[in-house]
RNA sequence: UCCCUGAGGGGGAAGGCGGUGAGGCCCGUCCUCGAGGCGGUCGGUGUUGAGGGUUGAGCCCUCUACGGCGCACGCCGGUGAACCCCGUCAGGCCCGGAAGGGAGCAGCGGUAAGCCGGUCUCUACGGGUGUUAGAGGAUCACUUAACCUGAGUCGGCCCCUUGUGAAGCGCUCGCCGGCUUCUCACGACGGGA
Numbered sequence: 001u002c003c004c005u006g007a008g009g010g011g012g013a014a015g016g017c018g019g020u021g022a023g024g025c026c027c028g029u030c031c032u033c034g035a036g037g038c039g040g041u042c043g044g045u046g047u048u049g050a051g052g053g054u055u056g057a058g059c060c061c062u063c064u065a066c067g068g069c070g071c072a073c074g075c076c077g078g079u080g081a082a083c084c085c086c087g088u089c090a091g092g093c094c095c096g097g098a099a100g101g102g103a104g105c106a107g108c109g110g111u112a113a114g115c116c117g118g119u120c121u122c123u124a125c126g127g128g129u130g131u132u133a134g135a136g137g138a139u140c141a142c143u144u145a146a147c148c149u150g151a152g153u154c155g156g157c158c159c160c161u162u163g164u165g166a167a168g169c170g171c172u173c174g175c176c177g178g179c180u181u182c183u184c185a186c187g188a189c190g191g192g193a
Base pairs, nucleotide, nucleotide: 001193002192003191004190008186010184011183012182013181014180015179017177018176019175020174021173022172023171027170028169031165033163034162035161036160037159039158040157041156042155043154044153045152051149052148053147054146055145056144057143058142060137061136062135063134064133065132066130067129069126070125072123074119075118076117077116078115079114085110086109087108088107093102094101095100
């Protein structure tokens, strides 16, 4: 100096493991709520008639009649006009010789509008008035009567399908740390020439 070997570390790629952060609208999983089922199960009930159908009624709304309540008209009583209401008009005033007459305030009596109280035969108005009655309307549900049909029906749980909401697991991506395989060069010790 060259060759052989290849401990070891380094770069790159792939795979998988563990941890961590984020996402989770997709798919699967778990949970909440809802719907469906000639599925299963437990219980209640049912030929002393389940459930269903038809008709009617109630429950709902409007109107009418009647009743009741309230208010008004009316009626009774009271009050009520300084003057612009009536009657009587003291005093005073005016006319007159007088007799007498006149207008007329206050007062008194009465009354109008109004106000207060009571009553309410009739009439009118009103209402969250009425175990009232009638008519019309609306009618998913609920209650009930009659008729028809004739064996299920209701509730809980499980299962299946489906919709909804939440969580974060499987999942996706990124980072960190080992492991395995492949590859690229470097290359100690050692051996040979």
Molecule: Bacterial large signal recognition particle RNA
Organism: Candidatus Bipolaricaulota bacterium